[in-house]
């Protein structure tokens, strides 16, 4: 939707019926465009194949074809010939039957093919001016003479083909004659006009069939005309002279310009004429839910062609596929003189091509031709053949069968899985093979039925990362390659190749190529167009679309009913027949469509009439930079002239070029000029739009509102067209203050062709004429109607107030005051109608936003779009003086471009807020000298890691060997270490230990000797242990970009999430913003939020206060000091302050401590593929008599040199000496801390008492105080370097420790750019411990001792937050990105010119035919027409083309940096002129510009 019921609904019930997904993004919504899933094919390829039925098969060269067949038949039309046989002795006769000609009748059909054709070609529906052979049906006729021809005989010419000439002969061959129903001509009279036999039979009249001739119907067949419908392109706009139409002729079956004379000058065309492309129409067929879209094989209608082109002949019918003429191309024969041909029939053959098949069989069905008829043709047709081309159908077995078998693959080694799959047992035979019969009337070819044999003869393809079912392992390593698309491969690849396994189809599977779908992506059904693509720059108006109210008339459109056509097949439904199906068959239904007839009038259109509300005029007054044209005014600049008066003036971010002592600039007055008009003013007025501003006067256009009045739908819209149209430009001619493209300088700069500066031309003004473009926007076409508000402003009304006038009138001492009317203004208040505005209801949008001025909700016309890009380009065409404008593609390239909206970086935006981030103060760093480390150099090695903050006294809390990984040399192979397992071996021997011999630097190899076996078990035997082999050991070998674990670091910053709720299509949002506060997302208030987590804070430990208890290691007591346990500090108390409050800030009190007392420990969510395989652990990869282990001796310590961090100093706030002059604290000590005493100058060393440590040592701490000396100087500062002697530790102190005595005594006298750290017991000074440690500390990591300064403040530097704004960034500004110029490659455009072609048109020249005219006996000659062919000039279209300017593309070229943030000079449009490039400057625009400020304006209190 649609049918049944039903008064109507509801309500049952039946059929039909539409699927998306991948892919722009960090993620979202949309908008778009590519790409896939389905479905088809006359196909092709590649890998495979078992039957069978049924269709089906040169889409390409309308290319050329060897050879056979495709159309012939008829003696009952003829005259012949020739004859089987049969009678005859024989002449002969009679003959079935067979042929060439003559005649007749087919040969126009049937087959083929799709060149051509865009047409009455064809579909469809209609018509009148027509013929019709063979059928049929009616009613007639059929009479009669005669001329010839072929065949046949002779001659002759020719290579053939074929052909000439005599003679003779038939007919259903031709001709004449009569008849004339009907036919034509004619008013009538009349005149005119056919025919053919033949077979059969009869004794013979006659009769039977088939002809024939005229005529009327019929039925199928052809011609002819019209209406409608039929491809793209306008970058083809005009086109036609037989054109259009008319009178007379011809001509034809038949109407016509069909053809001729003549006259008229019409005919077509924006509803697409004419031009150009392409291409046979349909019925149908695919495909789609449908409307559509595509095609147009097979099958059927209907046309066109038969090598090409042209012509007629015959005939009922043709301008003829297997007929003719004639021309041309091609190909074949030839005796060179001439001849012959037409597969786009069936088969075959060659070439084209990705590609399409048998020189088969029969006329038995079907169905055509001929004939009386048997019959004869028949490559139409039936069948077979070959092809998996298509569709259907059916096999490749069934049913049971777990040791889950071998093997394969994998594996966490248990296992899993190919898998009931195999094998094995039982069963069955479709197809195959074998044989026999049977039926199809006739018969090619097929089919049937029946028995037999045997699991036997039969599985591929492609896919497995998603879209889209389907996963592991090996190889490979941005290579090799996949791939529809998006994409995958740079050493763990479910995407490459390959196993194994899975998944889908299945005698077939894939992929290519084509169309349809999906694509609502050209949208009628069924899209849009503020911002994604896309509203003409505005407006008037022509055709064309659409059109108020009401009456009546017809009834085009519209509805209805009947009838007729819509060929059959085909699609549909239902039914049959092949075993089923595919396939055929019958019956319905459909065939939307057309056409005649009848009917109905609401609706739309048409006639007539009638209305006022749509429009539109008149009229009364209002009101505004609307146009033009004259005339005038001031301020302000410049310029002249004078005064008056000196050294600068002017720019600028800072200069400088300029200008001035020849007097600027300032100043004063006075005159010229030429633009362009401040306040008013306003997001405010006007006008179609561009656009318009001092003023006043003239002319003129429209709008709005009042008031009364008339016309009578006169209306909207508007393709072509036509006027208007900023600024820039142009052409003529004027005029030029200022300003000012180009130009010329000076700055900047890396350059600076630019931003800044000083000069300045065009031009900017006028006047006439051209351009025709703008971001020409509101980015929104014009007109109508309809849908809550609120504002401002103009007009006009109705009310109320107040004021002026004027009248009248009453009071009053003139002055003045009240009261009425009337009139003018000002404020209010409604109220109506334009206009300008703002922000919402409802609705709409993809948001954003629009929202009575719509982007709503509806109508009416217009224009306009259909991925970026290439292009608004190129050709061409029109307009332009030229700039140019205006119409406007294609190749080729890309998967995207793009709106809005989010989150997040960022931004040389913008607020706010904190931090030893500045600033403010105190001591360093950078210079010297020496330590340590880092890079670089060098080395055999100079082992490695670590790189801005966050690497560099770092890993390493200790490289003399060992460490140690390096490097040299030597030296071991089950190993320096671990587990397992085979054999041996254990008396001797080995194992172990310990002596020992050569050899060696030692490892190490090697001798010899001496001691020696333990445990369990009864034994066998087994553990330890050893030799020899096997698994395996090792590896600081690679990869921190394959990882765990652990660190760093923003950052001790205050963030970072979640549930449920609400909002938003959605990503996301709100919680978490605001405000006020806080060290804090701390806390409080308010809010769609309510809560809640990880962080913040606290809980933990020191340290400062009290209080109890407890105390050992001095003989005791106390106190100190230890250790336990608790106690104190919360804004608790008072004042003030903030917007009532509250949070909290200030300030006090008290109190050891006051607002986090002060210090640690702890470090949210993530970020940097940050750092570590070299601490461990650990994938995966390498090595395995070596990249493994062991030793010796070397470097890891090296020096032209740069960097980092440190120590000592450069001295008087100090150096030296002396005074036992004074005061810590943390911690450590048995292979150790060592009192004490004795050598020694001392480093140290002998003897040695104490401590397993609140007992005893390290340990006397130093700065500090005090008292001498030094006096400013490279010194009595400094203390490097270098000689000499020595001590310790070590196996060893050369390479390479550290200490001590003597001697030497170098830079160095406060440190340049630039730079660190530090807010209090802090900086700064000064000792003192510990770890590592055999020895060795200037580092590290602790403890104490003295102890400062300063902070106005946040403007500015650094990093950190929060909230807001642009954004073309998301790998996230270390991001994107533009253009020139190099270089490879693509396609296209211009382009001397060249080739090819295609039509007309004009001259020549013209076969076959056809008209006509002469001549006529044939015949021959003239003219016109005429296919073709040469010849001309132009044109059109297409191929290539030196070179030209330009696209577009292509990991890592050059120059610059134009865009995106304010992109560092906002950008962008138009228009001009410059420049190596992006670009820059002038003039006008727009905002689709950020930020401040200020005005408006709207809400809100």
């Nucleotide at each position: 939707a649609a049918g049944u019921u039903u008064a109507g609904u509801a309500u049952u019930u039946u059929u039909u019926u539409g699927a998306g997904a991948a892919u722009u993004u960090g993620a979202u919504c949309c908008u778009g465009g590519u790409u896939c899933a389905g479905g088809a094919u006359g196909a092709a390829u590649g890998c495979u194949g078992g039957c069978g039925g049924c269709g089906u098969g040169c889409c390409u060269u309308a290319a050329g074809c060897a050879u056979g067949c495709a159309a012939g038949u008829c003696g009952a039309a003829c005259g012949g010939a020739u004859g089987a046989g049969u009678c005859g002795c024989a002449a002969g006769a009679c003959a079935a039957g067979u042929c060439a000609g003559u005649g007749g009748c087919a040969g126009a059909c049937g087959g083929g093919u799709g060149a051509g054709u865009a047409a009455c070609g064809c579909g469809u529906a209609g018509g009148a001016a027509u013929c019709u052979a063979c059928c049929c049906c009616u009613a007639g006729g059929u009479u009669u003479c005669g001329c010839a021809u072929a065949g046949c005989c002779c001659u002759c010419c020719g290579a053939a083909a074929g052909g000439a000439g005599g003679g003779g002969u038939a007919a259903u061959u031709c001709g004449g004659a009569a008849u004339g129903g009907u036919c034509u001509c004619g008013u009538a009279a009349g005149a005119g006009u056919a025919a053919a036999g033949g077979a059969c039979u009869u004794a013979a009249c006659g009769g039977u069939c088939c002809g024939c001739c005229a005529a009327g119907g019929g039925a199928g067949g052809a011609g002819c005309c019209u209406g409608c419908g039929u491809c793209c392109u306008a970058u083809c706009a005009g086109c036609u002279a037989g054109u259009u139409g008319g009178c007379g002729g011809g001509g034809u079956a038949a109407a016509u310009g069909c053809c001729c004379a003549c006259c008229a000058a019409g005919g077509c065309g924006a509803u697409g004429a004419c031009g150009g492309g392409u291409a046979g129409c349909u019925g149908g067929a695919c495909u789609g839910a449908g409307a559509g879209g595509u095609c147009g094989a097979u099958c059927a209608g209907c046309c066109a062609c038969a090598a090409c082109u042209g012509c007629a002949c015959u005939g009922a019918g043709a301008c003829a596929c297997g007929g003719g003429c004639a021309g041309u191309a091609c190909a074949c024969c030839u005796a060179c003189g001439g001849g012959u041909g037409g597969c786009a029939g069936c088969a075959a053959c060659u070439g084209g091509g990705a590609a399409u098949a048998u020189u088969g069989c029969g006329c038995a069905a079907u169905g055509g031709g001929g004939g009386a008829a048997a019959c004869c043709c028949u490559g139409a047709c039936g069948c077979a053949g070959c092809g998996a081309c298509g569709c259907c159908g059916c096999g490749u077995g069934g049913a049971g069968g777990a040791u889950g078998a071998a093997g394969g693959c994998u594996u966490u080694c248990g296992g899993g899985u190919c898998g009931u799959a195999a094998a094995c047992u039982c069963c069955u035979u479709u197809u195959g093979c074998c044989a026999a019969g049977c039926c199809g009337u006739u018969c090619a070819c097929a089919g049937c039925u029946u028995g037999g044999c045997g699991a036997a003869u039969a599985a591929g393809c492609u896919u497995c990362u998603a879209c889209u079912a389907a996963c592991u392992a090996c190889g490979u390593g941005c290579c090799a390659g996949a791939a529809g698309u998006c994409u995958c491969g740079g050493u763990a690849a479910u995407a490459c190749g390959u196993a194994g396994g899975a998944a889908g189809c299945a005698a077939g599977c894939a992929u290519u190529a084509u169309c349809c779908g999906g694509a609502u992506u050209c949208a009628u059904u069924g899209g849009g167009c503020g911002u994604a693509a896309a509203g003409u720059g505005u407006g008037c108006g022509u055709a064309g679309g659409c059109g108020g109210u009401u009456g009546c008339c017809a009834a085009a459109g519209u509805c209805u009913u009947a009838u007729u056509u819509u060929a059959a097949a085909g699609c549909c439904u239902c039914g049959a027949g092949c075993u089923c199906a595919a396939c055929u068959c019958g019956a319905g239904a459909u065939u939307u469509g057309g056409g005649u007839a009848g009917g109905a009038u609401a609706c739309u259109g048409g006639g007539c009439g009638a209305c006022u509300u749509g429009a539109g005029g008149a009229u009364u007054g209002a009101u505004a930079g609307g146009g033009g044209u004259g005339c005038u005014a001031g301020a302000a600049c410049a310029g002249u002239a004078u005064g008056u008066g000196u050294a600068g003036c002017a720019g600028u971010g800072a200069a400088a070029u300029g200008c001035g002592u020849u007097g600027a600039u300032a100043u004063a007055u006075a005159c010229u000029g030429g633009a362009a008009u401040a306040c008013c003013g306003a997001u405010g007025g006007c006008g179609a739009a561009g656009g318009c501003a001092g003023g006043c006067a003239c002319c003129u256009g429209g709008g709005u509102u009042u008031u009364u009045c008339c016309u009578g739908a006169c209306g909207c819209u508007g393709a072509g067209g036509c006027a208007c149209g900023a600024a820039a430009g142009c052409u003529a001619g004027g005029g030029u203050a200022g300003c000012g493209a180009a130009a010329c300088a000076g700055a900047u700069u890396a350059g600076a062709g630019a931003c800044c500066u000083g000069u300045g031309u065009a031009g900017u003004c006028c006047u006439a004429g051209c351009c025709g473009u703008a971001a020409a926007c509101g980015a929104u076409g014009u007109c109508c109607g309809c849908u809550a508000g609120c504002u401002c402003u103009c007009a006009c009304u109705u009310g109320c107030u107040a004021a002026g006038c004027a009248u009248a009138u009453g009071a009053u001492u003139u002055g003045u005051c009240g009261u009425a009317u009337g009139u003018u203004u000002u404020g209010c208040u409604a109220g109506u109608g334009g206009g300008g505005g703002u922000g919402u209801a409802a609705g709409c949008u993809a948001a954003c936003g629009c929202g009575u001025u719509a982007a709503g909700c509806g109508g009416a016309c217009c224009g306009c779009c259909u991925g970026g890009g290439g292009a608004g380009u190129a050709c061409g065409g029109c307009c332009g003086c030229a700039a140019g404008g205006c119409u406007a593609a294609a190749a080729c390239u890309c998967a995207a471009a793009g709106g809005a909206a989010u989150u997040g970086a960022c931004g040389g935006g913008g607020a706010c807020c904190c931090g030893c981030a500045c600033a403010a103060c105190c001591u360093g760093u950078g210079g010297a000298g020496c330590g340590u480390g880092u890079g670089g150099u060098u080395u055999a090695a100079u082992u490695c890691g670590a790189g801005a903050c966050a690497a560099a006294g770092c890993g390493a809390a200790a490289a003399a060997c060992c460490u140690u990984a390096c490097c040299a040399g030597g030296g071991u192979u089950u190993g320096a270490c671990a587990u397992c397992u085979u054999a041996c071996c254990g008396u001797u021997u080995u194992a172990u230990a310990c002596u020992u011999u050569u050899g060696g630097a030692a490892a190490c190899a090697u001798u010899a000797g001496u001691a020696g076996a333990u445990c369990c078990g009864u034994a066998a035997g087994g553990a330890u242990g050893g030799u020899a082999g096997g698994a395996c050991a090792g590896g600081c070998g690679c990869u921190g970009c394959a990882u765990g674990g652990c660190u760093g670091u923003c950052g001790u910053c205050a963030g970072c999430u979640c549930g449920u709720g609400c909002c938003g299509u959605g990503a996301g949002g709100u919680g978490u913003u605001c405000c006020c506060u806080u060290a804090a997302g701390u806390g409080g208030g308010g809010a769609a939020a309510c809560g809640a987590g990880c962080g913040c804070a606290a809980c933990c430990c020191c340290c400062g206060c009290c209080u109890a208890a407890u105390g050992u290691u001095a003989a005791a007591u106390a106190u100190u000091c230890a250790u336990u346990a608790g106690g104190g500090a919360c804004u608790g108390c008072c004042c003030u302050g903030u917007u009532u409050u509250u949070a909290c800030a200030g300030g006090g009190a008290g109190g050891a401590a006051g607002g986090a007392g002060g210090g640690g420990a702890a470090g949210a969510c993530g970020u940097c593929a940050a750092g570590u395989c070299a601490g461990c652990a650990u994938g995966g990869c390498c090595c395995u008599u070596a990249u493994a282990c062991c030793c010796u001796g070397g470097g890891u310590u090296a020096c032209a040199c740069a960097c980092a961090c440190c120590c000592u100093a450069c001295a008087a706030u100090g150096g030296c000496g002396a005074a036992g002059a004074a005061c810590a604290a943390c911690g450590u000590g048995u292979u150790g801390c060592a009192a004490g005493u004795c050598g020694g100058u001392a480093a140290c060393g002998g003897c040695a008492a104490g401590c397993u440590a609140a007992u005893c040592a390290c340990u006397g701490a130093a700065a500090u105080u005090u008292c001498g000396c030094c006096u400013c100087a490279g010194u009595u500062c400094a203390g490097a370097u270098c000689g000499a002697g020595g001590u310790c530790u070590g196996c060893a102190a050369c390479c390479c420790g550290a200490c001590c005595u003597c001697g030497u005594g170098a830079a160095g006298u406060c440190g340049g750019a630039a730079u660190a750290g530090g807010u209090a017991g802090u900086a700064a000074u000064c000792g003192c411990g510990g770890a590592u440690c055999a020895g060795c500390a200037g580092g590290c990591c602790g403890c104490g001792g003295u102890g400062a300064a300063u902070a106005c403040g946040u403007u500015c530097u650094c990093g950190g937050g929060u909230c807001u704004u642009g954004u073309a960034c998301a790998c996230a500004c270390c991001g994107c990105c533009c253009g020139u110029c190099a270089a490879g490659g693509c396609a296209g455009c211009a382009a001397a010119g060249u080739c090819a072609g295609g039509g007309g048109u004009g001259g020549a020249u013209g076969a076959a035919u056809c008209a006509u005219c002469a001549u006529u006996u044939u015949u021959u000659g003239g003219u016109g027409a005429g296919a073709g062919u040469c010849c001309a000039a132009a044109u059109c279209u297409g191929g290539c083309g030196a070179u030209g300017a330009g696209g577009c593309u292509u990991a890592a070229g050059u120059c610059g940096u134009a865009a995106c943030a304010a992109g560092g000079u906002a950008u962008c449009c138009c228009u001009u002129g410059c420049c190596g490039a992006a670009g820059c400057a002038g003039g006008g625009g727009a905002u689709g510009g950020a930020u401040c400020a200020c005005c408006u304006c709207c809400u809100u209190u």
Description
This is a predicted structure of a 1501-nucleotide RNA (small-subunit ribosomal RNA) from a Patescibacteria group bacterium. It matches the Rfam family "Bacterial small subunit ribosomal RNA". Its mean pLDDT, the model's own confidence on a scale to 100, is 81.